[in-house]
Molecule: Bacterial RNase P class A
Organism: Gammaproteobacteria bacterium
Formats: sequence, structure tokens, C1' cells
RNA sequence: GGAGUCGGCUGGACGGUCGCUGUGCCCUUGCGGGCGUGGAGGAAAGUCCGGGCCCCGCAGGACAGGGUGCCAGGUAACGCCUGGGGGGCGUGAGCCUACGGAAAGUGCCACAGAAAAUAUACCGCCGGUUUUCCGGUAAGGGUGAAAUGGUGCGGUAAGAGCGCACCGCGAGGCUGGUAACAGUCGCGGCAGGGCAAACCCCACCCGGGGCAAGACCAAGCAGGGAGCAGGUGACCAUCGGUCGCCAGGUGUGGUCCGCACCGUUCCCGGGUAGGUCGCACGAGCCGGCUGGUGACAGUCGGCCCAGAUGAAUGAUCGUUCUCGACAGAACCCGGCUUACAGGCCGACUCCGGCA
Repeated sequence: GGAGUCGGCUGGACGGUCGCUGUGCCCUUGCGGGCGUGGAGGAAAGUCCGGGCCCCGCAGGACAGGGUGCCAGGUAACGCCUGGGGGGCGUGAGCCUACGGAAAGUGCCACAGAAAAUAUACCGCCGGUUUUCCGGUAAGGGUGAAAUGGUGCGGUAAGAGCGCACCGCGAGGCUGGUAACAGUCGCGGCAGGGCAAACCCCACCCGGGGCAAGACCAAGCAGGGAGCAGGUGACCAUCGGUCGCCAGGUGUGGUCCGCACCGUUCCCGGGUAGGUCGCACGAGCCGGCUGGUGACAGUCGGCCCAGAUGAAUGAUCGUUCUCGACAGAACCCGGCUUACAGGCCGACUCCGGCA
């Protein structure tokens, strides 16, 4: 000097004039006015996960169904985050990982090829016969993503784990580690491979619906029709009611059991859709210290930082500048994913040159 990798910050600023809105105080009979103070994001997006909160005549159990899938931690929790392990990519800094099980079972591997599992012999090699054909073979060649473990030596008629050495594979011992795993040691010629992001098996987790949840206040009306549905026993004050049993129906995903209740389902029609709360003090933010590799935890101190409801921050002028990207809260929070012009900072890796 160039090329990269990882992490973090920012996302126009200043001043004037008018306008909008939450809230505190003051004034006004009221309408309204004055002063102070606050007013969109790192993703507010997606609605993909997890919760807080609210409701459901128990929300209990089982099955079905769904989700996650290496190990250990963090967290309110998670499919998230942190650290570690295995595998893959990269010279490297680093990046990716849908990463439990193929000896429980089923299924698939097109085409090509002789043959892709109940394995087989096209060319070739060897032996016999010498036209043909028979026997042995899977080392060499071909096809293919993949061909019955690989390389080498011996052996053989020619070969082959046929034997041996090393590697691979399998179960096991020892050492280290909380563990996933790693290393090492001998044993066994050894179940032919791949796919579970195929069905499946295993481990763990899951009630449902949602702020248009829900609570309260005010106001207002009008009901009609059809279906399922009752049976039985006892008692009483005997047009009726109470209790028990059986049956039936309803109860915030499906089926069954349980539990609770005694009515319930459908169609047509009418009224109200007004106001207040929920609504922002939060698993909150900032800083220091301690512990931890880290995510984070504890402790001390400080701060209050939007609550609209047809939907609030807009218009205009001047100066400046890095000349402005993606883009607007609607109950809230922790994540993930996606979009993003320009600018700034830090650490690390590689290449080239100079000293």
C1' cells in the first nucleotide's frame, strides 16, 4: 500500500415564525387561554417463536395431533443467546450446521450398467476341450453419484481377507473431561452402501382463545318459528314442587373417561354499537464495583424516557453539512428474520514492497 474477516456506533444539525398532542400548575360562568415539561425505530416491518396480562361452570387424565433434536450453561421462557464437541468450507482471520437412531420394521436409489439386494458376470484372466461348450474368478477394464472396504506384500492354474502389515469398521478395556467427545491398547476378518429435510422408533415440551382480551357506567328494545327430551320411584302444603336413579344435552381445538350444570341447537326479526378504565413504573434504562472465558448474575447509585382513538411531532425561512437510505407506536416485553444511501471506530488475517 492492497485484499479480506468479525464486532460496535450513527441514521442530518443549529436558529426563528406559525401549527398538533400527553401531562403538572394557574386563570375563566363557560367556550377557552397562559406558563413549565415530555412527544416514533434500529428495525416501529414480518406476525415467525417465547412469555407477561385477561377470560373460559376445573383448565384433571389418556389417545390422537403438533413442536424441538450433539453437550453444558444463561434466561420468566423459547425453535433464542453463550461456551464447548463432531462434521463441512476457507491459505487464514473466520463461516455454516434440519447434529438422537439405519443391528425394530417398511420404503426409495431414475437413466446407464451384467448387476444397485433374495445380488450378479458384459469385456477380460486361468484350466479343460480345440467348432462348440464346460469349470474357476471378481485382482484388471467398462457403466454410474455410488459396484461388495482401501493400499502394499505373499500366495495361486488365474485370483480373492485366502494369509499378513497399516488404515477403515465393530464391540470392549484404560486415561482425560460434568458431558458431548478425544487419546491409547489389544481382540474380531468384518453385519455391502446411501437417504430418516422419507414413513417410522426414541427423549423432552405443548389446554384453548385473545386488548377487536376483559372490567365498569349510562342508554335502549320485541319478539316469532322449528328441532332434540324425557322416563321412573319416594315424599309433600297435591292446577304443582322437592329429592334419588337412568337416559339425554351443554361446558374455548378433535376422541374417550372424569368433573360441573339442567336445559340446549338452528332460522327470521328488533335494540345498542356512547363513555370511563385496561393505557404505561416496566422480567425498565444509565453508570460504578464484584463474580464468571462468556451469555449473564449480584450489589450500590442515578433517571422517568409517547399513550393517539378517522388516529398526535407538520408547514415555512435562514445557515451549515457526511447532501440524507430503509422507513411511523396503537397492550407490553425477550428473540429471530427481512430492508437499509452515506459516515465513523476497534480488533484480527493474508498478499506485496521498504527499512